Predicted 3D model of a 316-nucleotide part of an RNA (large-subunit ribosomal RNA, domain IV) from a marine metagenome. RNAcentral holds the full RNA, with entries from SILVA.
[in-house]
Context: one part of a larger RNA
RNA sequence: UCCGGGCGAGGGAAUUCGGCAAAUUAGCCCCGUACCUUUGGUAUAAGGGGUGCCAGCUCUGAAGAGAGCUGGUCGCAGUGACUAGGGAGCUCCGACUGUUUACUAAAAACACAGGUGGCUGCUAGUCCGUAAGGAUGUGUAUAGCCGCUGAAUCCUGCCCAGUGGCAGUAUCUGAAACCAGGUUUCAACCUGACGAAGGACUGCUAAACGGCGGGGGUAACUAUGACCCUCUUAAGGUAGCGUAAUACCUUGUCGCUUAAUUGGCGACUUGCACGAACGGCCUAACGAGAGCUCUACUGUCCCCGCCCGGAGCCCG
Repeated sequence: UCCGGGCGAGGGAAUUCGGCAAAUUAGCCCCGUACCUUUGGUAUAAGGGGUGCCAGCUCUGAAGAGAGCUGGUCGCAGUGACUAGGGAGCUCCGACUGUUUACUAAAAACACAGGUGGCUGCUAGUCCGUAAGGAUGUGUAUAGCCGCUGAAUCCUGCCCAGUGGCAGUAUCUGAAACCAGGUUUCAACCUGACGAAGGACUGCUAAACGGCGGGGGUAACUAUGACCCUCUUAAGGUAGCGUAAUACCUUGUCGCUUAAUUGGCGACUUGCACGAACGGCCUAACGAGAGCUCUACUGUCCCCGCCCGGAGCCCG
């Protein structure tokens, strides 16, 4: 010096990207327990008090044993060692328990119950196989398969022009073969008629793929613009949310928090470029998830010191 461990005056996060690490707390009994809430929870919330041993007595029990009262007694300390939650508040994401990158990622990713769309009447649909055959299933639409979404609560707006899907279709288009005619010694060949699917055409369909405007004017201070005009589209973004895990400008502006805050929270909102099952907003509970604050606590630090064990080093 390194590794593992113990203790530390005063201060107490000043350390650091960040309380990382360490410390605090801890069992059991009694008291007591807020916001919020899906009334189950939150909750061991928080916050207090007690805890050893000895003697006598009371109660419960069949007993082992358990609950208690009174008095005494020792220590700095009685869950005396070991064992053994630090706590509280705000926000984001995901409802939850679960699953995952065996060997750098455990998560906000996957799954999930629930929701919804599609296919399917069973010799079904979907999947494996060239086939025979097999799985779903010795199941039968309260079933099976495929897709999207992802508990519950409150909701889920407008657009079918494009792409796709489904249905229909008098008519048009539409290959070969067959048929008819022409041509050819025979054919090849040419023309016509017929006419399937598909397309044209007509509808429906967005919890299908997807999409959801611009300019100008206007109220008796100003500002703003309920209102009006105009171009244009298939329709011009509704509710809700919003500087956001999304906001370029941006450290937006205001308030709170600090002595001081590119942080956090709450509001505003002209959303570069939120937005409704690629779901929207909210949400109790839950989380080795992400950010912030307070309290307790501490060698993280001010600022380092001492001690124990091991390695290293030196001598042999």